Predicted 3D model of a 345-nucleotide part of an RNA (small-subunit ribosomal RNA, central domain) from an uncultured candidate division WWE3 bacterium.
Rfam family: Bacterial small subunit ribosomal RNA.
The prediction has a mean pLDDT of 86.
Context: one part of a larger RNA
RNA sequence: CUGGGCGUAAAGGGUGCGUAGGUGGCUUAUCAAGCCAGGGGUGAAAGGCAUUGGCUCAACCAAUGUAAGCCUUUGGAACUGAUAGGCUUGAGUGCAGGAGAGGUAAGUGGAAUUCCUAGUGUAGAGGUGAAAUUCGUAGAUAUUAGGAGGAACACCAGUGGCGAAGGCGACUUACUGGACUGUAACUGACACUGAGGCACGAAAGCGUGGGUAGCGAACAGGAUUAGAUACCCUGGUAGUCCACGCCGUAAACGAUGAAUACUAGGUGUCGGGCGUCAAAACUCGGUGCCGCAGCAAACGCAUUAAGUAUUCCGCCUGGGGAGUACGCACGCAAGUGUGAAACUC
Numbered sequence: 001c002u003g004g005g006c007g008u009a010a011a012g013g014g015u016g017c018g019u020a021g022g023u024g025g026c027u028u029a030u031c032a033a034g035c036c037a038g039g040g041g042u043g044a045a046a047g048g049c050a051u052u053g054g055c056u057c058a059a060c061c062a063a064u065g066u067a068a069g070c071c072u073u074u075g076g077a078a079c080u081g082a083u084a085g086g087c088u089u090g091a092g093u094g095c096a097g098g099a100g101a102g103g104u105a106a107g108u109g110g111a112a113u114u115c116c117u118a119g120u121g122u123a124g125a126g127g128u129g130a131a132a133u134u135c136g137u138a139g140a141u142a143u144u145a146g147g148a149g150g151a152a153c154a155c156c157a158g159u160g161g162c163g164a165a166g167g168c169g170a171c172u173u174a175c176u177g178g179a180c181u182g183u184a185a186c187u188g189a190c191a192c193u194g195a196g197g198c199a200c201g202a203a204a205g206c207g208u209g210g211g212u213a214g215c216g217a218a219c220a221g222g223a224u225u226a227g228a229u230a231c232c233c234u235g236g237u238a239g240u241c242c243a244c245g246c247c248g249u250a251a252a253c254g255a256u257g258a259a260u261a262c263u264a265g266g267u268g269u270c271g272g273g274c275g276u277c278a279a280a281a282c283u284c285g286g287u288g289c290c291g292c293a294g295c296a297a298a299c300g301c302a303u304u305a306a307g308u309a310u311u312c313c314g315c316c317u318g319g320g321g322a323g324u325a326c327g328c329a330c331g332c333a334a335g336u337g338u339g340a341a342a343c344u345c
Base pairs, nucleotide, nucleotide: 003317004316005315006314007299008298012313014200015199016198017197021193022192023191025087026086027085028084029083030082031081033080034079035076036075037074038073039072040071041070042069048066049065050064051063052062053061054060090190091187092186093185094183095182096181097180102176103175104174105173106172107171108170109153114148115147116146117145118144119143120142124135125134161168162167205246206245207244208243209242210241214240215239219235220234221233222232257312258311259310260309261308262307265290266289267288268287269286270285271284272283273282294301295300318345319344320343327338328337329336330335
C1' cells in the first nucleotide's frame, strides 16, 4: 500500500457557511465517451503461466499454447455519461398560524451583600474541630431610618425550551436570525457532502481606556503539622464587570462527522394539526426512559442506532521518546497550528 477500523481499546475535525472535487430523483428521444460482443494489428527473443516431453528424479533444458495493455474496425444500447425535452415525490418559494433563557441595542425593577450618614444601645463581635490572626469603649456586633455603588437575577424551573457549536434565564421596548405545523398557489432536481478558504468559537490570558459591591489566583498573617511553600481561618492585588481590539484553545463530550432510505413495540413530556360535549385514537416535528430483531470483546446501542445500506469529508495503524525537536505560518506576548527522527521496550 492493501485490508481492517474510529461510544469506552489508537482513531470524528470545537461548530457552521461554502469553492474546487466526488456523488446524485422519475421519464422520453438521440449520441455512443465509459461498458458489452466479434474481427484485425501490435505485444522481439529470453523470462512468466499452462500442458506435454528430455536428462534415473529435481534443478536444468526443449516443444506447443497463452495474458494484460495499446491501436484499429464492425455491431449493441440495459446501466453510467453527454445533448435536447417533459414530470413532481427531493429541495426551495408563497400564503395562514402558534411556540421559544435564539441574537443585538437601549431603558427599567425588586431582594441581598458591602460602604457612608443619623438614631437606639453596651461589651463584646467574628471565626473554628478547637483556636488565633482580625474588628470593637475613638462605641463594634445587633437593630431602625436614609443614602451611595457594583454585580447577579430567588420562586416560576421541568432528563422543559431555543441555538450550528460555544452558549442563552428579572421586566419592557426596538431591530433581527432560525425551526415547526397546516395548505398545495409557484419554481422544476435548483440536491447531498465538502480538500483548501472564510466566519463563529467557554474559561483563562494579553493590549488601551473605564469600573470595582461581592468573590478572589498571587501575596501577607493566624492555625494545623515532624515539616505544611497546602487543605481551615483573617485580610487581600490582578482578575471577575463594561467598550473596542487580540488570543483560538477545553473531558469544545453524546468521548458517537454530515445527509438519505429502510427495520417490532411500550410509556412520559414539549410545540403544532386533526378529532370530540369532554375524551380516546390518529398524525407531523422535538426531547427522555424501557425494550424486540439485529449489532457488540463486553459494557451496552436499539426509528434520536453503536442495526441494514448508499454518498461525501475527517481521522487511526504497538508503548515510550513526543504533541517534543527542527522548519514554516499565525500571535504584542503567552503560545497555537503543522509535526519528525535517533534511541529504547